[in-house]
Notes:
RNAcentral holds the sequence, with entries from ENA. Predicted 3D model of a 72-nucleotide RNA (transfer RNA) from a Pseudomonadota bacterium.
């Protein structure tokens, strides 16, 4: 340099046009003498950046950045 895959919550990942979710973690409350476990409540997010298409974009198109693998 070329090709492919990926970038979404603190972490691991879903979501492939119509108000962004799960598990773990975290915070608060309950339980306990206290703590863990358990139960309840809470999403904490410019969906890597910008532009385009569309009534509407995490999703489709283009450019750029970053990560992984392959080829040279």
């Nucleotide at each position: 340099g070329c090709c492919a895959g990926g970038g979404u919550a603190g972490c691991u990942c879903a979501g492939u046009g119509g108000u962004a979710g799960a598990g773990c973690a975290c915070a608060c409350g309950g339980c306990u003498g206290a703590a863990a476990a358990c139960c309840g409540u809470g999403g904490u997010g410019u969906c890597g950046a910008g532009a385009g298409u569309u009534c509407g974009a995490u999703u489709c198109u283009c450019u750029c950045c970053c990560c992984u693998g392959g080829c040279a």

The source organism's lineage runs through Bacteria, Pseudomonadati and Pseudomonadota. The coordinates come from a structure-prediction model, not an experiment, and the mean pLDDT is 82. Its Rfam family is "tRNA". By type it is a transfer RNA.